[in-house]
Model confidence (mean pLDDT): 82 of 100. Large-subunit ribosomal RNA, half B from a Candidatus Woesearchaeota archaeon, 1182 nucleotides, folded computationally.
Context: one part of a larger RNA
């Protein structure tokens, strides 16, 4: 110096981010305890008082003995409460053990869990609340299934979610988005049916249809949200009230500058001398707010924050002790690092921060302890940034799938009823326009049909109905009845066959729906038998919807760092562009992603704006006539360019705004291409024009897109055999984007993060430049009664500094450790004070301004991580800066800037926020160099021993105030009120010291715990603890600490010119400061220019030996028998405080022998001594 330990006068947190860290406190008995409260706590609350030893007495327990037994008396032995005397120290839980205390506030109710090895916490849990799901072959979860947890449990259970005790309350919104329930209707695969498909097939079109979806309700303790605006009261403010806008709804109650408040240190109040702090209020709340819980709330916390009270070396401001480590000698011996090198230092240079380079200057060599300024030191191919067509991990309404899961069909899969629907057969049954006797389905075929119980009339019921009838059964009665003719009518009838339409029936097929059966199948421990289910379910195939649960990928470039912004990403025009061409920036100025069947082609005609004069309504300007007008108009649409019998206006015909090819330009200099756009020129066919001619759009430069797919049109090529059609492919032609515009089909978020690079490219610091910052100058307009310049100075101009804060991106990303403090040195000056000395609107004092001047100083606290800025009380003053915003191999870690958490806000989400709030590992044994200090060699031309200069070095050895006398003097009308020069103290720094005072004291002395040595003695162990304390070391103490000389600075002068005058200057001379140089103080012959004196010359010196107030090891110093150098001894001193032993006293007891803490006397005793003196007893002999 490190790591533990002990003491500290006085103050007492003044330290600090902040009482970190140490002290206080501590056990057990007894008294006593407060706010609050869930009455259980709080509570060991807070404060007190007691604690040892010896005697005596009383009492309870156990346990023994005597007495012949025995309640009983009598004794012993342990254990123990209580009380009273007496005594002892500083101190009696004497060591050791062992809570400091209280108040306010925030979050969490509590115990209790976490990130093993940087976070213990508010985070998680948790009891209690609330949603949801499930009735058990359940729900959930695992798994491909088997199966398996939950559970051999069953809704007072069992899972998923949210909230978090308790008290008191949970407010309004379903518009969006889940989720839940219904849905006539609409959309909605397959599978079916049904069309088309030249045949059949694929494949298309339609139908029918489930879940879903649309629709229509519910739900917020699901996810989530809960406004602007203007007026308004008899002071003013302010708004119960009103007025509009506009939501799904417009934040209730409570809280509210908070873990939430940007503004902000909000505004007021207590707390402080001072408070960015705390606590109480208010409250316009950026951006509280109700189970994402709101407010409260005893008890609780190694949670965060403030106060106070006791404590303290945290500090003022540091001291001394001790252990162990290092240091010394031996021995034994890793790691880490590693180009060279004979491994200063300043200043420059130089990729802009050099030991090596350039210049000066410095250095004789080496060793050793030590401190850490440099090696942009060592340690990790930098984590922050920024690239990468780099990875992972997460999220989601990204893109494309996938398990699940819902539904539908189909196979497994079978018999039946009944209904309803379809479709076949087979039977009936219906059918009214007017005319007609009439209910004429239609189309055919026919002149006869039926029939004697028939049929038709009658009754009576039933069905249809145009109310006129038809039809069917039943009953009895009878033998004729119908048609054809005839009429009416589109059409004529019996009867026959056929078909169409209504309505039954029968009976087949087939779907649905209800609903039975068993036999498939299924039944939870196997088997077997019942039962129970039951063609469901459960598997399998297809198919529709869902589907971050899972998985694979995606998430453009430019870019004066990325990222927000923006498009400079395709393209025009001009300026930039530097007179060929070409040319860049996130340069600058403006356009384009059309338009137009005329705004187009030709062919003829006209001339435009504007001005002036005239002219009805008519004005400046409407139309009208004249004369002037080189373009001052127009020309679709920016811009330039062109442009007057036109390229512009107006008319007439017309479609050249066709169709095919070729060349050249630009696009694309260099240097090959694609779209794309323009110009030319050939042909075919036009157009206008008499005719030359002139048109392949728009007077010229913008106005655009590749392949694949799709759709169109065109005619040809072609497709196994074949007549013809359709279809397919292919050529051409045009449409349909790709604006990131030569064109992937694509979203985020990482602070858990990871690779590979980059100083190609941020942030710190450097370096450049200074816009901006600081400080001056230089005009002087105005203020200063007057008067620019005592002061103050406007618009303006011109400069320095490199501190600020920008710009550049040149060093550094295989690392140069980031803010603010502590220590600590040094420098600069633009001076704060403290010297001098000018002006003044300077009478004095007290100021204002300037000049010189950097020797010296420039403090202490408060709140705040805070530099900065505020405050307090002091001061001569409380100046600015710089040194890698000096200073982390020199400390700290508030603050910022990992990983855990929470609040506002933001985002659907992961997650974010120059917004808050808490927690949160700071590595190391110096190679070199450099500084601080201690040795050793060698030189100095013999060698030594002592005294010396002193080049040159270093220092601030002082600086500054109060106070006193000069003096109530000088000045002043007063009121105040100096100096020069003395004298006295104070502070701040500087030497040194230990006599006093104070600390310390493991030397020493004493009391005293607990133990051990059988007791006494006397000791051991914990420095055990306290009490004292010598020497040494120390501060907090005590001593010392100016004055001159010289030369200047500013300034002030003589004299005295250039310039007959004036001038402080040009020559000369003279004054003039804390500042500079000596005088002081310290190192210093290695001062290479190596000094000088003086003695000695076989002198000196070392080693070795005792040693020391000297010491890290060396070294220094001192002694060595002719000796006090250490040890002893004795003697004095100093030191604790009176030793043992004896005696004699002691409260009491007592068997009268004793027992007995402790006093008292012998005792200023005993012990001890790092001092001193004496003293050769021992060791420095030899």
């Nucleotide at each position: 110096u490190c790591a533990g330990u002990c003491u500290a006068a006085g103050g007492g947190a003044a330290c600090u981010c902040g009482g970190c860290a140490u002290a206080u406190u501590g056990g057990c008995c007894c008294c006593g305890u407060a706010a609050c409260u869930u009455c259980g706590g709080u509570u060991u609350a807070a404060g007190g008082g007691g604690u040892c030893c010896c005697u005596a007495c009383a009492g309870u327990c156990g346990u023994g003995a005597g007495c012949a037994u025995a309640u009983a008396c009598u004794u012993g032995c342990g254990a123990u409460u209580g009380c009273a005397g007496g005594g002892u120290g500083c101190a009696a839980u004497a060591a050791c053990u062992a809570a400091g205390u209280g108040g306010g506030u925030c979050c969490a109710a509590c115990u209790g869990u976490u990130u093993a090895a940087c976070a213990a916490a508010a985070a998680c849990a948790c009891a209690a609340c609330u949603u949801u799901c499930c009735g058990c072959u359940a729900g959930c979860c695992a798994g491909a299934a088997a199966u398996g947890g939950u559970g051999u449990g069953u809704a007072c259970g069992g899972a998923a979610g949210g909230u978090g005790a308790c008290g008191u309350c949970u407010g309004c919104c379903c518009a969006g988005u889940g989720c839940c329930u219904g849905u006539a209707c609409u959309u909605g695969a397959a599978a079916c049916u049904u069309c088309g498909g030249u045949u059949c097939a694929a494949c298309g079109g339609a139908g029918c249809u489930a879940a879903g979806a649309g629709c229509a309700g519910g739900u917020a303790a699901a996810c989530g949200g809960c406004g602007g605006g203007g007026g308004u009261a008899a002071c003013u403010a302010u708004a119960a009230c009103u007025c509009u806008c506009u939501u799904a709804a417009g934040g209730u109650a409570g809280c509210g500058u908070a873990a939430u408040a940007c503004c902000u240190u909000g505004c007021c109040g207590u707390u402080u001398g001072a408070a960015u702090g705390a606590c109480g209020g208010c409250u316009u709340g950026c951006a509280u707010g109700a189970a994402u819980g709101g407010c409260g709330c005893a008890a609780u916390g190694a949670g965060a924050u403030c106060c106070a009270c006791a404590c303290u070396g945290u500090c003022c401001c540091u001291a001394g002790a001790u252990u162990g480590a290092a240091g010394c000698c031996c021995c034994c011996g890793a790691a880490c690092a590693c180009u060279c090198u004979u491994u200063u230092c300043u200043g420059g240079u130089g990729c802009a921060a050099a030991a090596g380079c350039c210049a000066g200057a410095g250095a004789u060599u080496u060793c050793c302890a030590g401190u850490g300024g440099g090696a942009a030191g060592u340690g990790a191919a930098g984590a922050c940034c920024c690239c990468g067509u780099g990875a992972a991990a997460c999220u989601u309404u990204a893109c494309u799938g996938u398990a699940g899961c819902u539904u539908g069909u189909u196979g497994u899969u079978g018999c039946g009823a009944c209904g309803u629907g379809a479709g076949g057969u087979c039977u009936g049954u219906u059918g009214u326009a007017u005319a007609g006797g009439g209910u004429a389905a239609g189309u055919g075929g026919g002149a006869g049909c039926c029939g004697c119980u028939a049929c038709g009339a009658u009754a009576u019921g039933g069905u249809c109905g145009c109310c006129a009838g038809a039809c069917c059964a039943u009953a009895g009665a009878u033998a004729g009845g119908c048609g054809a003719c005839g009429a009416u009518g589109u059409a004529a009838c019996a009867c026959c066959a056929c078909u169409c339409u209504u309505c039954g029936g029968a009976u087949c097929u087939u779907a649905c729906g209800u609903u039975g059966c068993u036999a498939a199948c299924u039944a939870a421990c196997u088997g077997g038998u019942u039962u129970a289910g039951g063609a469901c379910a459960g598997c399998g195939g297809c198919a529709a919807g869902u589907g971050g649960a899972c998985a694979g990928u995606u998430u453009g470039g430019c870019u004066g760092g990325g990222g927000u912004g923006g498009c400079a990403c395709a393209c025009u025009a001009c300026u930039g562009a530097a007179a060929g061409a070409a040319u860049a920036u996130c340069a600058g100025u403006a356009g384009u992603g059309c338009c137009c069947a005329a705004u187009g082609g030709u062919u003829g005609g006209c001339u435009c704006a504007g001005g002036c004069g005239g002219g009805u309504c008519g004005g400046a300007a409407a139309u009208c006539c004249g004369c002037u007008g080189u373009a001052g108009a127009g020309u679709g649409c920016a811009a330039g360019a062109g442009u007057a019998a036109a390229a512009g206006c107006c008319a007439g015909c017309c479609u050249g705004a066709u169709u095919g090819g070729a060349u050249c330009g630009c696009a694309a200099c260099c240097a090959a291409g694609a779209a794309g756009c323009a110009a030319u020129c050939c042909a075919a066919g036009a157009a206008c024009g008499a005719a030359a001619g002139u048109u392949u759009g728009g007077u010229c430069u913008a106005g655009c897109g590749a392949a694949c797919c799709u759709c169109c049109g065109u005619a040809c090529c072609u497709c196994c055999u074949u007549g013809g059609u359709g279809g397919g492919g292919g050529u051409c032609g045009g449409a349909g984007a790709u604006g990131a515009c030569c064109g992937a089909a694509a979203a985020g978020u990482u602070a858990c993060u990871c690779c590979g690079g980059g100083g190609a490219u941020a942030a710190c610091a450097g370096a450049g430049u200074u816009g901006u910052c600081g400080c001056g100058c230089c005009c002087g307009a105005g203020a200063g009664c007057u008067c620019a310049u005592a002061u103050c100075g406007a618009c303006g101009g011109c400069g320095c500094g490199g501190c600020u804060u920008g710009c550049u991106a040149c060093a550094u990303c295989g690392a140069u450790g980031u803010c603010g403090g502590c220590u600590c040195u040094u420098c600069c000056u633009a001076u704060c004070c403290u010297g001098g000395u000018c002006g003044u609107g300077c009478a004095g004092a007290a100021g204002c301004g300037g000049c010189c001047a950097a020797g010296g100083g420039u403090g202490g606290g408060g709140g705040u991580g805070u530099u900065c800025a505020c405050c307090c009380a002091u001061u001569a003053a409380a100046a600015g800066g710089g040194a890698u915003c000096g200073u982390g191999a020199g400390c700290u870690g508030g603050g910022u800037u990992c990983a855990g958490a929470a609040c506002g806000c933001u985002g659907u989400g992961a997650g974010g926020c120059a917004g808050u709030u808490u927690g949160u590992u700071u590595a190391a044994u110096a190679u070199c160099u450099a500084c601080u200090g201690g040795a050793a060699a060698u030189g100095u031309u013999u060698g030594a021993u002592g005294u010396c200069u002193g080049a040159g070095u270093g220092g601030a050895a002082g600086g500054a105030c109060c106070u006193u006398c000069u003096a109530g003097u000088a000045c002043g009308a007063g009121a105040g009120g100096a100096a020069c020069g003395g004298g006295g103290g104070u502070u701040c720094g500087a030497g040194g010291c230990c006599u006093c005072u104070g600390g310390u004291c493991g030397a020493u002395c004493g009391g005293u715990u607990g133990u051990c040595u059988g007791a006494c003695a006397a000791g051991g162990c914990a420095c055990g603890c306290c009490g004292a304390g010598c020497a040494g070391c120390u501060a907090c103490g005590c001593c010392u600490u100016u004055g001159g000389a010289g030369a200047u600075a500013a300034a002030u002068g003589c004299u005295g010119a250039a310039a007959g005058c004036a001038u402080c200057u040009a020559a000369g001379c003279a004054u003039g400061a804390a500042g500079c140089u000596c005088u002081c103080c310290g190192c210093a012959a290695a001062a290479a220019g190596a000094g000088a004196c003086a003695u000695c010359a076989u002198a000196g010196g070392a080693c070795u030996c005792g040693g020391g107030a000297a010491a890290a090891a060396g070294a220094c110093c001192c002694g060595u028998u002719u000796g006090a150098u250490g040890g002893g001894a004795c003697u004095g001193g100093u030191g604790u405080g009176u030793a043992c032993g004896c005696a004699c006293a002691a409260a009491g007891c007592u068997c009268a022998c004793g027992c007995g803490a402790u006093g008292u006397g012998u005792u200023u005793a005993g012990c001890a001594c790092g001092c001193a003196g004496u003293u050769a007893c021992c060791a420095a002999u030899c």